[in-house]
RNA sequence: UUUUGAAAAAGCCAAACCUGUUGCGAAGCAGGGACGGAAAGCCACGGAUCUCAUGAAGAUAGCCGAGUUGCCUUA
Numbered sequence: 001u002u003u004u005g006a007a008a009a010a011g012c013c014a015a016a017c018c019u020g021u022u023g024c025g026a027a028g029c030a031g032g033g034a035c036g037g038a039a040a041g042c043c044a045c046g047g048a049u050c051u052c053a054u055g056a057a058g059a060u061a062g063c064c065g066a067g068u069u070g071c072c073u074u075a
Base pairs, nucleotide, nucleotide: 002075005072012037013036017032018031019030020029021028022027035062041068042067045065046064047063048060049059050058051057052055
């Protein structure tokens, strides 16, 4: 550098649900929680789904791909 995610270790993230809060809403954020995750890190570029007050609008990165960075580990 490329590759694997079987086993192991150190850690990491946190669905549903509950509480608070912001938003018209999809949803976001904080705390609890743990279904899961090897990019469930980042990024709305393509597709997809969803929302509203329908437009130069917005949400989802835990729907798929592109881009980009990275821990442990196999070869």
The RNA shown here (c-di-GMP-I riboswitch aptamer) has 75 nucleotides and comes from Desulfamplus sp. The sequence was found by an Rfam model in a public genome assembly.